[in-house]
């Protein structure tokens, strides 16, 4: 340099046009317990950036940036 796949909370992850964006973990409060842990209840927090299509975009398209993998180049 070329190609493929991917980018969603602090971390991992589901959702591929319309419902309150899913679950786990983390974290805060509560219940329980003599205390802790475990368990249960409630809360907090996310769609990489810009543009386009559409009545409607996390989802489709284009560009950028980044990650992983493959190929190429390498005095």
């Nucleotide at each position: 340099g070329c190609g493929a796949u991917c980018g969603u909370a602090g971390u991992c992850u589901a959702g591929g046009g319309g419902u309150u964006a899913u679950g786990a973990u983390a974290u805060a409060g509560g219940c329980u317990u003599c205390c802790c842990a475990a368990g249960c209840c409630u809360g907090u927090g996310a769609c990489c950036c810009g543009g386009g299509u559409u009545c409607a975009a996390a989802u489709c398209c284009c560009g950028g940036c980044g990650a992983u993998c493959g190929c190429a180049c390498c005095a």
Model confidence (mean pLDDT): 81 of 100. This is a predicted structure of a 75-nucleotide RNA (transfer RNA) from a Candidatus Thorarchaeota archaeon. It matches the Rfam family "tRNA". Rfam classes the family as a transfer RNA. Taxonomically the source falls in Candidatus Thorarchaeota (Archaea, Promethearchaeati).